About this RNA: Predicted 3D model of a 75-nucleotide RNA (transfer RNA) from a Candidatus Altarchaeota archaeon. It matches the Rfam family "tRNA". Rfam links the family to the GO term triplet codon-amino acid adaptor activity. The coordinates come from a structure-prediction model, not an experiment, and the mean pLDDT is 80.

């Protein structure tokens, strides 16, 4: 210097391919129940400007440009 992948709750993923309703699942967090206590188990809660900006669109996490950052190939 060229090139391909990735970036979504604290945490590890799903949806983007093919736009469309309150962005979903496990944890994990708070209480409650249970137990001498803790563990498991259960019931309620809890939480993501969808990596920035910025464009299309009626309508973007999803399509499009540009940055910023990770990993990886090539030279």
């Nucleotide at each position: 210097g060229g090139g391909a992948c990735c970036g979504u709750a604290g945490u590890g993923u799903a949806g983007u391919c093919u736009g469309g309703a309150u962005a979903a699942c496990a944890u994990g967090c708070g209480a409650g129940c249970u137990u001498c206590g803790g563990g498991a188990g259960u019931u309620c809660g809890u939480g993501a400007u969808c990596c920035u900006g910025g464009g299309u669109u009626c309508a973007a996490a999803u399509c499009c440009c540009a940055g910023c950052g990770g990993u990886c190939c090539c030279a």